[in-house]
Molecule: SAM riboswitch aptamer (S box leader)
Organism: Enteractinococcus sp.
RNA sequence: UAACCAUCCAGAGCGACUAAGAGACUUGGCUCGUAGACGUCGCAGCAACCACCCAACCGGGCAGGUGCUACCGCCAAGAGUCGAUGGAGU
Numbered sequence: 001u002a003a004c005c006a007u008c009c010a011g012a013g014c015g016a017c018u019a020a021g022a023g024a025c026u027u028g029g030c031u032c033g034u035a036g037a038c039g040u041c042g043c044a045g046c047a048a049c050c051a052c053c054c055a056a057c058c059g060g061g062c063a064g065g066u067g068c069u070a071c072c073g074c075c076a077a078g079a080g081u082c083g084a085u086g087g088a089g090u
Stems, first nucleotide, its partner, number of pairs: 004087005013043005021032003025078005044069003049065002052061003073082001
């Protein structure tokens, strides 16, 4: 990062700092939040996309690179080549 592939109803929270909003966008609802949400950092945890190991189809292991840890991507409709993450690519 234009195009491409896969996944998105499972799972997993504490502390410090900060401060008024937050749950991607629009509308409506529902919810979280000054008893401190969201965010950042630290630690812990979850999962297993890639890597690595065994087997060599399937599968199993591990946890190095990512990711994730309220609510089904919170719900409905919409927008539509919507968004997020990984792989792959430049």